c-di-GMP-I riboswitch aptamer from a Bacillota bacterium, 85 nucleotides, folded computationally.

RNA sequence: UGCGCGAAAAGGCAAACCCGUCGAAAGACGGGGACGCAAAGCCACGGGUCUAAAGCCGAAGGGCCAUGACGGCCGGGUUGCCGAA
Numbered sequence: 001u002g003c004g005c006g007a008a009a010a011g012g013c014a015a016a017c018c019c020g021u022c023g024a025a026a027g028a029c030g031g032g033g034a035c036g037c038a039a040a041g042c043c044a045c046g047g048g049u050c051u052a053a054a055g056c057c058g059a060a061g062g063g064c065c066a067u068g069a070c071g072g073c074c075g076g077g078u079u080g081c082c083g084a085a
Base pairs, nucleotide, nucleotide: 005083006082012037013036017032018031019030020029021028022027035072041078042077043076045075046074047073048070049069050068055064056063057062
């Protein structure tokens, strides 16, 4: 120095919930707030999950469907702080 691993230290992020905005919704963003997280930093490539506007079917109630969303669902890719056993 690198890899593995994760004691300590310095910090970091921010669940639920509340308020506001955008959105058909899922959800996202901003503020508050902390359940937790060693990548809970970033990326929709694979799987999975959520939503169903438009479209299609139906007499209707409704049903199907991702081109939408989720990285704090998993895998994968990629970048990074510290240095004990």